[in-house]
Molecule: RNase P RNA; transfer RNA
Organism: Alphaproteobacteria bacterium
RNA sequence: CCAGAUGGCCGGAUGGCCGCUCCCCGGAUCGCGCAAGCCCCGGGGGGAGGAAAGUCCGGGCUCCACGGGAACACGGUGCCGGGUAAUGCCCGGCGGGGGCGACCCUAGGGAAAGUGCCACAGAAAGCAAACCGCCCGGUCCCGCCUUUGGGCAGGCCGGGUAAGGGUGAAAGGGUGCGGUAAGAGCGCACCGCGCCGCCGGUAACGGCGGUGGCAAGGCAAACCCCACCGGGAGCAAGAUCAAAUAGGGACCCAGGCCUUCGGGCAGGCGCGUUCCCGCGCCGGGUCCGGGUAGGUCGCGCGAGGCGUCCGGCGACGGGCGUCCCAGAUGAAUGGCCAUCCAUCGGGGGUCCGCCCCCGGGGACAGAACCCGGCUUACAGGCCGUCUGGCACA
RNA sequence: GCCGGCUUAGCUCAGUUGGUAGAGCAGUUGAUUUGUAAUCAUCAGGUCGGGAGUUCGAGUCCCCCAGCCGGCACCA
Numbered sequence: 001c002c003a004g005a006u007g008g009c010c011g012g013a014u015g016g017c018c019g020c021u022c023c024c025c026g027g028a029u030c031g032c033g034c035a036a037g038c039c040c041c042g043g044g045g046g047g048a049g050g051a052a053a054g055u056c057c058g059g060g061c062u063c064c065a066c067g068g069g070a071a072c073a074c075g076g077u078g079c080c081g082g083g084u085a086a087u088g089c090c091c092g093g094c095g096g097g098g099g100c101g102a103c104c105c106u107a108g109g110g111a112a113a114g115u116g117c118c119a120c121a122g123a124a125a126g127c128a129a130a131c132c133g134c135c136c137g138g139u140c141c142c143g144c145c146u147u148u149g150g151g152c153a154g155g156c157c158g159g160g161u162a163a164g165g166g167u168g169a170a171a172g173g174g175u176g177c178g179g180u181a182a183g184a185g186c187g188c189a190c191c192g193c194g195c196c197g198c199c200g201g202u203a204a205c206g207g208c209g210g211u212g213g214c215a216a217g218g219c220a221a222a223c224c225c226c227a228c229c230g231g232g233a234g235c236a237a238g239a240u241c242a243a244a245u246a247g248g249g250a251c252c253c254a255g256g257c258c259u260u261c262g263g264g265c266a267g268g269c270g271c272g273u274u275c276c277c278g279c280g281c282c283g284g285g286u287c288c289g290g291g292u293a294g295g296u297c298g299c300g301c302g303a304g305g306c307g308u309c310c311g312g313c314g315a316c317g318g319g320c321g322u323c324c325c326a327g328a329u330g331a332a333u334g335g336c337c338a339u340c341c342a343u344c345g346g347g348g349g350u351c352c353g354c355c356c357c358c359g360g361g362g363a364c365a366g367a368a369c370c371c372g373g374c375u376u377a378c379a380g381g382c383c384g385u386c387u388g389g390c391a392c393a
Numbered sequence: 394g395c396c397g398g399c400u401u402a403g404c405u406c407a408g409u410u411g412g413u414a415g416a417g418c419a420g421u422u423g424a425u426u427u428g429u430a431a432u433c434a435u436c437a438g439g440u441c442g443g444g445a446g447u448u449c450g451a452g453u454c455c456c457c458c459a460g461c462c463g464g465c466a467c468c469a
Base pairs, nucleotide, nucleotide: 001389002388003387004386005385006384007383008382009381010380012340013339014338015337016336017335018334020047021046022045023044024043025042026041027040031038032037049364053375054374056373057372058371059370060369061234062233063232064231067277068276069275070274071273072272074230075229076228077227078226079093080092081091082090083089094108095106096105097104098103109225110224114223115222116219117218118217131165132164133161134160135159136158137157138156140155143152144151145150173191174190175189176188177187178186192214193212194211195210196209197208198207199206200205238297239296240295241294248288249287250286251285252284253283256265257264258263267282268281269280270279290468291467292466304323305322306321307320308319309318310317311316341362343360344359345358346357347356348355349354394465395464396463397462398461399460400459403418404417405416406415412449420436422434423433424432442458443457444456446454
């Protein structure tokens, strides 16, 4: 210098003018509204993001009256260890795959518990099978040769075989040597696989040795089995104030017994179903019709940010110091101007480093109860580490 | 804001233990008719919304994204 790998960060800056919203202080007590409440003036302070997004996971919070136990169903996760409030996230490893390499990808439990599927092609697709082929035997006919004994080749019949061909995504270990009528784990060596033992490691797993002669083809992001996890709904949760009405109707299920009239038993309902213990309520559910669609709280101190030290390979944890940093509800966080910053197009200059003039545009996108992740979108730019190649010293 | 559902030919829809995607209407061409419609015959038309993955093989199974549609508050 070229080509790449990987980790992190920024994502316009400054100033002026005019606005918007929230909070605090002071003023005013006028105006709006039936009311709850709100509006007005001045000063000071705060005011979008790395994804605020998709709503895909996990939590906090709130309600479902509060709980305990068991079974079933449903949903999710799935190598091992750790981190965390928790996770399907993250970190570190293991196995497998890809790359010369830095490095990257990996839903990666169980197919010798069962069921199911494997289209087309092919002989055969699952306790395997034999189309062509190879080999052996028999017999008959035909052809050829013949030393007349027989031999060769083909057809037919009965067997053996799974080397080779062909089909397929996949054909019951692979390569080589021996062996055999031809073959075959039939035997042997190496590799792969299963089982056993020893060693290393917390473990996943790895290494070594022995042994088996290969049995257990693939699919579980098919049903399923095993292990673990999960109660449901969501701030339109929920609380409260104010206002208003036809305080209504239809259908379904249940409307039983005793009574001293206080109630008790039974029954029903209580956010998957069933059962048990215990508790609460006394009708429950669906639909139609009617009314209001206003205010306040929830709602901003939090698994919080920044700096630093310590422990840890790391995710992360702990200590100390410091800071307070959006809260709207048709929904604020904006507009204009100037200079600068990169950047694009055109023109000009040049000492090839760059400089000057004119013009354009400044990515993706915008909080809505709040956090931790994942995923997706994103103009342009900056920094660090590493790999391969070439050249030079 | 939250929660559900759908996307297959021009239109409306089928498509189940995953195995080369169909129906009706519309369209093309021909026949019939003096001509048109109807009828009969024939033909064409599909990146199954898009992208990755599992699998030998995906409209179907899994994940991500896009577009469209629907529901919801309180009182009694």